[in-house]
This record gives sequence, C1' cells and structure tokens, in this order.
RNA sequence: GCAUGUAUAGUUAAAUGGAUAUAACAGCCCCCUCCUAAGGGGCAGUUCCAGGUUCGAUUCCUGGUAUGUGCG
Repeated sequence: GCAUGUAUAGUUAAAUGGAUAUAACAGCCCCCUCCUAAGGGGCAGUUCCAGGUUCGAUUCCUGGUAUGUGCG
C1' cells in the first nucleotide's frame, strides 16, 4: 500500500429497518442480618465520528478514525 473483520453502559455481550436499545457483572439507594457475606426490591448509565438512503437506521450505503487478520 491492497483486501477483509470488528467498534453498543465502567466491563462482557444481545438486538435480521419499527416501542422507552436488552441482559449479566460492577456502581448507588432500600429491605433482610447483631455485623459482614449471601439473598430480595428499586435507580442511574450506552449505539466510534461525519454525511446519505428511508415515513422510520444499532441495523443499509459512502467517507473518516481506532483496532484485529491476511497478502505485498
């Protein structure tokens, strides 16, 4: 340099064009307990960036960024 995969919450992952983007762990609050752990209930938090297509985009298209793989 060329080709190709990936990018979603603090972390690990779901979500095949249609709701309020979902779960687990972590965090915060409450209950339980003599205390802690465990257990139960609740809360907050996320689509890499910029455009495009569409009534509607995490999803499709283009460019960029980061990272992995292969080739040179």